[in-house]
The RNA shown here (transfer RNA) has 74 nucleotides and comes from a Phycisphaerales bacterium. It matches the Rfam family "tRNA". By type it is a transfer RNA. Rfam's curators write: Transfer RNA (tRNA) molecules are approximately 80 nucleotides in length. Model confidence (mean pLDDT): 81 of 100. The sequence was found in a public genome assembly.

RNA sequence: GGGCGUAUAGCUCAGUUGGCUAGAGCGCUGCCGUCACAUGGCAGAGGUCACUGGUUCGAGUCCAGUUACGCCCA
Numbered sequence: 001g002g003g004c005g006u007a008u009a010g011c012u013c014a015g016u017u018g019g020c021u022a023g024a025g026c027g028c029u030g031c032c033g034u035c036a037c038a039u040g041g042c043a044g045a046g047g048u049c050a051c052u053g054g055u056u057c058g059a060g061u062c063c064a065g066u067u068a069c070g071c072c073c074a
Base pairs, nucleotide, nucleotide: 001073002072003071004070005069006068007067010026011025012024013023019057028044029043030042031041032040050066051065052064053063054062
C1' cells in the first nucleotide's frame, strides 16, 4: 500500500423485511429477606447505536467517506 471483518449500556453480546418508546446476561443502585453475610425475590438507573455526510415519509439496519482495532496478501 491492497483486500476482508468488527465497532450497539460499565463488560460480553443480540437486534428479523428499514417502521411505534433499542434489548439480554453479568455488573451497579434501592427495597425485601438474614443476628449479619451469601444465595434468592422485586424495582430502578444506565445508550451521541464509533464519527461525518447521503438516500428515505422514516436509518442501529441501506450507500459513500473517515477513525480505531483485528486477520490475510504484498